RNA sequence: GCCUCCGUAGCUUAGUGGUGGAGCAUGCGGCUGUUAACCGCAAGGUCCUCGGUUCGAAUCCGAGCGGAGGCG
Numbered sequence: 001g002c003c004u005c006c007g008u009a010g011c012u013u014a015g016u017g018g019u020g021g022a023g024c025a026u027g028c029g030g031c032u033g034u035u036a037a038c039c040g041c042a043a044g045g046u047c048c049u050c051g052g053u054u055c056g057a058a059u060c061c062g063a064g065c066g067g068a069g070g071c072g
Base pairs, nucleotide, nucleotide: 001071002070003069004068005067006066007065010024011023012022013021018055026042027041028040029039030038048064049063050062051061052060
């Protein structure tokens, strides 16, 4: 330099055009003589950035940035 894949909550990730979800972690509560475990609730996401397509974009297209792998 070229090719492929990936970028969504603190972490791991689902969601392939019509309301952004889950697990773990965190906070509060329940239970327990206490802790842990277990149960319930809550908070937490400009969906990497910019632009385009569309009535409507995390999702499709282009460029850029970052990461992983391959080729030279």
Model confidence (mean pLDDT): 82 of 100.
The RNA shown here (transfer RNA) has 72 nucleotides and comes from a Nanobdellota archaeon.
RNAcentral records the identical sequence in 2 taxa.
Its Rfam family is "tRNA". From the family's description: Transfer RNA (tRNA) molecules are approximately 80 nucleotides in length.
RNAcentral holds the sequence, with entries from ENA.